[in-house]
RNA sequence: GGCAGAGUAGGUGUCACGCGUCAAGUGUUAGAGGAUGGGAAGUGGCCUCUAAACGAAAGGCCCCCUGGGGCCUGCGGUGUGGCACCGCGUCCGCUGCC
Numbered sequence: 001g002g003c004a005g006a007g008u009a010g011g012u013g014u015c016a017c018g019c020g021u022c023a024a025g026u027g028u029u030a031g032a033g034g035a036u037g038g039g040a041a042g043u044g045g046c047c048u049c050u051a052a053a054c055g056a057a058a059g060g061c062c063c064c065c066u067g068g069g070g071c072c073u074g075c076g077g078u079g080u081g082g083c084a085c086c087g088c089g090u091c092c093g094c095u096g097c098c
Base pairs, nucleotide, nucleotide: 001098002097003096004095005094010086011085012084013083014082015081016080017079018078019076020075021074028052029051030050031049032048033047034046038092039091040090042088058073059072060071061070062069063068
């Protein structure tokens, strides 16, 4: 010097434990901020906050102060963790081969 590789935030599926179904959560738009391969910066990916719009699958049994509570079965583009697979566009670095 050339070639190849490892490695992020996250994503998909599955399992387990939860939450909601009395409507939060998820998703959308705008603004602000934050973190992000080993290092630096970084968004078109991710997270948080604020505002706005939109929006749902419930059913059975029991208790009972008739407004709620408990259990079970479902439902939610639902939360967390494990596992499998996918996985930085720049520059520098790391490993292996020539």